[in-house]
Model confidence (mean pLDDT): 82 of 100. A computed fold for a 72-nucleotide RNA from Lytechinus variegatus, annotated as transfer RNA. The organism belongs to Lytechinus, within Eukaryota.
């Protein structure tokens, strides 16, 4: 240098173009205890950017920015 794949809360993940974007850990609250912890219940937090199709885009298309991994 070339091909391919990725990119969504704090980490890790789902996510037929159309509902209020999804689990778990984790944070904060509350209930329980004498406290702590577990349980339980409730909350806050997210679609890499910039454009382009659509009535409508996390999902498609097109450049850009980040990262893997294969060849070379």
């Nucleotide at each position: 240098g070339u091909u391919u794949c990725c990119g969504u809360a704090g980490u890790g993940u789902a996510g037929c173009g159309g509902u209020u974007a999804u689990c778990a850990c984790g944070u904060g609250a509350g209930u329980c205890u004498a406290a702590c912890a577990c349980a339980c219940u409730c909350a806050a937090g997210g679609u890499c950017c910039c454009g382009g199709u659509u009535c409508g885009a996390g999902c498609c298309c097109g450049g850009g920015c980040g990262g893997a991994a294969a060849c070379a």